[in-house]
RNA sequence: GGCCCUGUAGUCGAAAUGGUUAAGACACCGCUCUUACAAAGCGGAGAUUCGGUGUUCGAUUCACCGCGGGGCCA
Numbered sequence: 001g002g003c004c005c006u007g008u009a010g011u012c013g014a015a016a017u018g019g020u021u022a023a024g025a026c027a028c029c030g031c032u033c034u035u036a037c038a039a040a041g042c043g044g045a046g047a048u049u050c051g052g053u054g055u056u057c058g059a060u061u062c063a064c065c066g067c068g069g070g071g072c073c074a
Stems, first nucleotide, its partner, number of pairs: 001073007010026003019057001028044005050066005
């Protein structure tokens, strides 16, 4: 330098052919339980879906340009 894959809450990770409230788990906070703690049960908060532009009535999803990560070839 060329090609391919990938980027969603603190971490992991869904969202079939674009469609209306963006799941779930762990972690975090509160309550119950306990003499504590842990476990367990119940409830809660947390996401400009890497950035920008475009297509569209509508984009996490499609296109293009960047940025980060991984792989292959030189």
Molecule: transfer RNA
Organism: Candidatus Micrarchaeia archaeon